Transfer RNA from an uncultured Clostridia bacterium, 73 nucleotides, folded computationally. The coordinates come from a structure-prediction model, not an experiment, and the mean pLDDT is 82. It matches the Rfam family "tRNA". The family's RNA type in Rfam is transfer RNA.
[in-house]
């Protein structure tokens, strides 16, 4: 220098054919318990790596770019 993969909640990851955000775990609060642990219930937590474009509508499609991993030279 060229090709490929990945990037979504604190963490690990889903998200189908474009219709607008989910799980597990963790955190907080409450109940049960003498207390811890545990169980149950509820809540908070997301500019979907970044910037543009297409579209009535984008996590999803297109372009550029950044980071990490990987292959070739």
């Nucleotide at each position: 220098g060229g090709g490929g993969a990945u990037g979504u909640a604190g963490u690990u990851c889903a998200g189908c054919u474009g219709g607008a955000a989910g799980a597990a775990u963790g955190u907080u609060u409450g109940a049960c318990u003498g207390g811890c642990a545990g169980u149950c219930a509820a809540a908070a937590g997301g500019u979907c790596g970044u910037g543009g474009g297409u579209u009535c509508g984008a996590g999803u499609c297109c372009c550029a770019u950044c980071a990490u991993c990987u292959c070739c030279a």